[in-house]
RNA sequence: AGAGUCGCCCGGAUCACCGCGUUAUAGAGAUAUACCGAGGAAAGUCCGGACUCCAAUGAGCAGGACGGUGGGUAACUCCCACCCGGAGCAAUCCGCGGGAAAGUGCAACAGAAAGCAAACCGCCAGCAGAAAUGUUGGUAAGGGUGAAACGGUGGUGUAAGAGACCACCAGUACGUGUAGCAAUACGCGUAGCUAGGUAAACCCCGUCCGGAGCAAGACCCAGCAGAUAGCGUUUGAACGGCUCAAGUGAGCUAUCGGGUAGGUUGCUUGAAUCUGCAAGUGAUUGCAGGUCUAGAUGGAUGGUGAUCCUUUUGCUCUCGCAAGAGAGUAAAAGACAGAAUCCGGCUUAUAGGGCGACUCUUCUU
Repeated sequence: AGAGUCGCCCGGAUCACCGCGUUAUAGAGAUAUACCGAGGAAAGUCCGGACUCCAAUGAGCAGGACGGUGGGUAACUCCCACCCGGAGCAAUCCGCGGGAAAGUGCAACAGAAAGCAAACCGCCAGCAGAAAUGUUGGUAAGGGUGAAACGGUGGUGUAAGAGACCACCAGUACGUGUAGCAAUACGCGUAGCUAGGUAAACCCCGUCCGGAGCAAGACCCAGCAGAUAGCGUUUGAACGGCUCAAGUGAGCUAUCGGGUAGGUUGCUUGAAUCUGCAAGUGAUUGCAGGUCUAGAUGGAUGGUGAUCCUUUUGCUCUCGCAAGAGAGUAAAAGACAGAAUCCGGCUUAUAGGGCGACUCUUCUU
C1' cells in the first nucleotide's frame, strides 16, 4: 500500500419565536412562571422474568418447550468459555450438536436392486446345440444407475468369486490406562463385528413447565328488570386441561330480555444508570461515591426561521503532463423509526460517519 475478519460508538449541533404534555409554585379564575419531556432499535410481540388476580395443597395422565460440556444470571430457547463436526492460507465464521446396533414410517428421478437385500451387463460351471446362442445354477471382484449400493489396499484361496481366510489401514463395540471438573483427546488389548440416510416424521431417553394478563387488579360513582328451562344443596353445584385424594360448601348452565358513563389508583426509584476500585480468561459479580432521567389516555414530545456541520452534484479559481488534489460559491439531501406496567434477551429495519483489535499478500528500511 492492497485485500479481508471481528468488536464498539455517533445517529446532525446551537440560538430565536410560536405550540403541546406532566409536575411544582402563584392566582377566585382565566392564566403566568420554572423544571423536565422518546430510541438504539421505543418496532416484531418471538423467548425469559418482576408484578397482579384466579380460595388452595399433593399425586397421576394429557399437552408443551428444551437437548455437546462447564459456568453466568432473577430467569431464559439468552450470554461466556471450552469440546466435536464443517468452511477458509489465516484472522475468523457456520451448526434445532441426545438416541437411527428398541420399534414403526418415508425416500422424487434413475437403477436389476434403496435394507436381515438384490443378478441388468460381465465372470464361472452344468445341460442343450454344428455354431451363433438358449437355459439352469454359482458369483457382489469388474461395468453401469444414483445424493447414497453393505469397509479400503495387497495377498491366500477358488470353476469363477467373496472377511471365506491372512497382513496392514480405517471405523465400531467391549475392557482398560493417562490428561482434563466435564464434554473430550491421546493410547493399549480383545472381537471379522463392518452396523446406510432421515428424529425442524412418529417415537424413545433426560430436564423443565399451573392458567390468564396492566383491557391484570383495587377503590369511588351513574344506570338497570327480570323471565323460562335444566342440574344441584351431604346421593354435593362450582372451584386452573382431565382424573383422584385432601379442602371450601350453594349455587351453576342455556336461551330470551333490560342497563351502561365515567373518574381515581396501579404508574414509574429500577435485577436503574454513571464513575472508580477489586475478583474472574470471560459472561458477570462485589464494594464505595454520585445522579434522578417521559408518564400521555381521541393518546404530549411538534412547527418555522437563522447560522454552522456532513454528503452529493454543478460552476469558478489555483496546483499538476495526467489521474486528481485544494479553496470558494450555489442547489439538494441528512437514514430507520416513534414510548403506553416495567425489566433482561433475541430477531428485524437503519443514509452517512468515527474508533479499536487482528489476519493475509506485496513493497521499502
The RNA shown here (Bacterial RNase P class A) has 365 nucleotides and comes from a Candidatus Nanopelagicaceae bacterium.
The coordinates come from a structure-prediction model, not an experiment, and the mean pLDDT is 78.
The model forms 98% of the base pairs in the Rfam consensus.
It is recorded under the gene name rnpB.
It matches the Rfam family "Bacterial RNase P class A". Rfam classes the family as a ribozyme.